[in-house]
Molecule: transfer RNA
Organism: uncultured Bacilli bacterium
RNA sequence: GUCCUCGUAGCUCAUCGGGAUAGAGCAAAAGUUUCCUAAACUUUAGGUGGUAGGUUCGAGUCCUAUCGAGGACA
Numbered sequence: 001g002u003c004c005u006c007g008u009a010g011c012u013c014a015u016c017g018g019g020a021u022a023g024a025g026c027a028a029a030a031g032u033u034u035c036c037u038a039a040a041c042u043u044u045a046g047g048u049g050g051u052a053g054g055u056u057c058g059a060g061u062c063c064u065a066u067c068g069a070g071g072a073c074a
Stems, first nucleotide, its partner, number of pairs: 001073007010026004019057001028044005050066005
């Protein structure tokens, strides 16, 4: 330099071919229980989906550019 894959909650990851409010586990907070803690159970909060544009009635999903991580070739 060329090409490929990935980037979604604090962490690890789903989200099938574009569709209605983006979910799960762990972690966090509150509550129940307990003398207290832990465990168990219930509930809650937490995301402008790397960034910026474009297509579309509608984008996490498609297209372009760019940034970052990993890999292949030279």